[in-house]
The part of an RNA shown here (large-subunit ribosomal RNA, domain VI) has 262 nucleotides and comes from Tepidibacter hydrothermalis. Its Rfam family is "Bacterial large subunit ribosomal RNA".
Context: one part of a larger RNA
RNA sequence: CGUAGGAAAUUUGAGAGGAGCUGUCCUUAGUACGAGAGGACCGGGAUGGACAUACCUCUGGUGCACCAGUUGUCACGCCAGUGGCAUAGCUGGGUAGCUAUGUAUGGAAUGGAUAAGCGCUGAAAGCAUCUAAGCGCGAAGCCAACCUCAAGAUAAGAUUUCCCAUCUUUAUGAGUAAGAUCCCAGGAAGACUACCUGGUUGAUAGGUUCAAGGUGUAAGCUCAGUAAUGGGUUCAGCUGAUGAAUACUAAUAGAUCGAGGA
Numbered sequence: 001c002g003u004a005g006g007a008a009a010u011u012u013g014a015g016a017g018g019a020g021c022u023g024u025c026c027u028u029a030g031u032a033c034g035a036g037a038g039g040a041c042c043g044g045g046a047u048g049g050a051c052a053u054a055c056c057u058c059u060g061g062u063g064c065a066c067c068a069g070u071u072g073u074c075a076c077g078c079c080a081g082u083g084g085c086a087u088a089g090c091u092g093g094g095u096a097g098c099u100a101u102g103u104a105u106g107g108a109a110u111g112g113a114u115a116a117g118c119g120c121u122g123a124a125a126g127c128a129u130c131u132a133a134g135c136g137c138g139a140a141g142c143c144a145a146c147c148u149c150a151a152g153a154u155a156a157g158a159u160u161u162c163c164c165a166u167c168u169u170u171a172u173g174a175g176u177a178a179g180a181u182c183c184c185a186g187g188a189a190g191a192c193u194a195c196c197u198g199g200u201u202g203a204u205a206g207g208u209u210c211a212a213g214g215u216g217u218a219a220g221c222u223c224a225g226u227a228a229u230g231g232g233u234u235c236a237g238c239u240g241a242u243g244a245a246u247a248c249u250a251a252u253a254g255a256u257c258g259a260g261g262a
Stems, first nucleotide, its partner, number of pairs: 001152001005163007015149004021049007033038001051106005059100004066093005071086006110144003117137004164261001166174002179257004183199005204250003207246005213239003220233005
C1' cells in the first nucleotide's frame, strides 16, 4: 500500500515445512518344518541405542561479588572491627537464570490408491492364459492421518463484537467516535524493531515487611584459660536475580493518528 467504511478479537485452511530409524529379550513354541542337527512365519509383551522436541522437580555444571574461611600488604590514630589491592588474591559452598551428562515426551495405530509380485473370472485363439473388457490382494515407499507455519490464498475467505452518518471553503479538507500510537514503569520478549504486562479506577519496576532458598552460628557483651583459643547469648548474622503483601518512590502532565461508507 492492497484486501471498497473504520476498528478489536476469534478462526477456516489453499499451500508449505518437519517427523518417519532400529537392536535385544520374553512369549506363542522347542510348536510348524526336519531323519537329525537345527528351527520359524503370524500374533502378543518388555526393555534399550541413536535422533528430535520441551523443561529445570530430581542429579550435576556454571553462577565476576550471595555467605564463610584464609595469606601478604596498605589505610581507617592504636586494640577490636572493617575496607582497598594482589587472576574474582586464593580456598570451600551456593539462590535465580542459563544448561546436560538430568527429567519428560515422540516415531505409532488406522484408512485410501498403488509398485514388483500373487490371484479370480475371461476371450481374442472351442484348449490354455492374472488382461484384452472386468474384479481382488499387495511395501519402511505415495496420499491422508501426527506436529508447526499459513488469507499478499491479489480467487486477498469466515464468525462475533464495537463505532456511527458531524463540520465545511466540497477537497488529495477539518475536528472527532470505536480504537490505536507517541510518551512513561517494566518483562520468563528482545541486536534494533517487534511482542507481552502495566500506567493512579494502578501491584509495572524499585523500596519496605514477611517468607523461600543460600551460607553456617555475626558484631558487641559475658564466662573459662597466662595465652593461642573455646563456650554462652545464637539453627545466629548477612543474603543478587525467587514468592506474597504493602502505593512509600517512579509510571505525572500531555500530544498525535484514526470512519462518513464508489

Background
Taxonomically the source falls in Tepidibacter (Bacteria, Bacillati, Clostridia, Peptostreptococcales). The RNAcentral record of the full RNA draws on ENA.